Predicted 3D model of an 89-nucleotide RNA (c-di-GMP-I riboswitch aptamer) from a Gemmatimonadota bacterium.
């Protein structure tokens, strides 16, 4: 250094769910809690997907209701790229 995770080894992460908190919303981010995870570490670069405050644009006409829209969001959906642990070949 590559390639594979079938074993070992000492860590490591933490899903839904509940409390608190940020946020318009998807979500985050704290505690609690383990569904799973060999990259469930990082990065929004491709591709998916999720929200629509605020803009638009239609209707309504009195502050509403529908549309469109990423500049918001997921790395624990998939692929790239960066960086790395023990193990076998």
């Nucleotide at each position: 250094c590559g390639c594979u995770g079938c074993u070992c080894a000492g860590a490591g992460c933490a899903a839904a769910g509940c409390c608190g908190c940020c946020g318009a919303a998807a979500g985050g981010c704290g505690g609690u809690g383990a569904c799973g995870c060999a990259g469930a570490g990082c990065u929004a670069c491709g591709g998916g997907a999720c929200u629509a405050c605020a803009g638009c644009g239609a209707c309504g006409u009195u502050u509403g209701u529908c549309g469109c829209c990423a500049c918001g969001u997921c790395c624990g959906c998939c692929g790239g790229g960066c960086c790395g642990c023990c193990a076998g070949c």
Rfam family: c-di-GMP-I riboswitch aptamer. Rfam links the family to the GO term cyclic-di-GMP binding. Its mean pLDDT, the model's own confidence on a scale to 100, is 87. Taxonomically the source falls in Gemmatimonadota (Bacteria, Pseudomonadati).